[in-house]
Formats: sequence, C1' cells, structure tokens
RNA sequence: CUCAUCCAGAGGGGCAGAGGGACCGGCCCGACGAAGCCCCGGCAACCCACCCGGGUUCACACCCGGGCCAGGUGCCAACUCCGGCCCGCCUCGAGCGGGAAAGAUGAG
Repeated sequence: CUCAUCCAGAGGGGCAGAGGGACCGGCCCGACGAAGCCCCGGCAACCCACCCGGGUUCACACCCGGGCCAGGUGCCAACUCCGGCCCGCCUCGAGCGGGAAAGAUGAG
C1' cells in the first nucleotide's frame, strides 16, 4: 500500500501499584485494585500442516472449492463504548438510518 472482517464469542491466579478505554469530545472502567509482566484457562476471525472433491498433467507441480484436531497471528467490559465528516428520514428530540474517515485484526 491492497483486500477482507469488525451488533457474535471468551477469565481466573500471582507480581505490581494508577491508570485505562488509539486520537479529540462525551460517557464509562479502576484501591471490591488500572496499565504492564508471568502462569494457567478460554474464544473463534484470518492463515494453515493435513484431508476430501474438481480442473490440469504421462506423472509431479500448479489452479479452484470444501473441511480442518494440531500449529501461527489475534482476542477474552460496554456494537470498533457512543459521536467526531457527508447524506436521508423524522413523532423534530440529547431521535432513527445509510455511507465515509479514522482505528483494530488478519492475509498478501
């Protein structure tokens, strides 16, 4: 940089001590213990050793589709906590909906 997904799911213990939820505005979480580190456990998105089917080939390779215990990455408050720009609807209200931006994760 490109593509896909983001209204689902999943927590205990130890160390540690005040912060955390990307940013900004809200609103939340936090001494009944935040961040961080370690152990164990769990979730299930993407990839995948491997397996099955098809294409192709003399065969292998390769391509397509499906599955996938293990493994890799990720994740385990709140819809990506809500909004942040644009548009539409409206019982106009601190309302509803759509899209974008930004962000996160994975693959390349």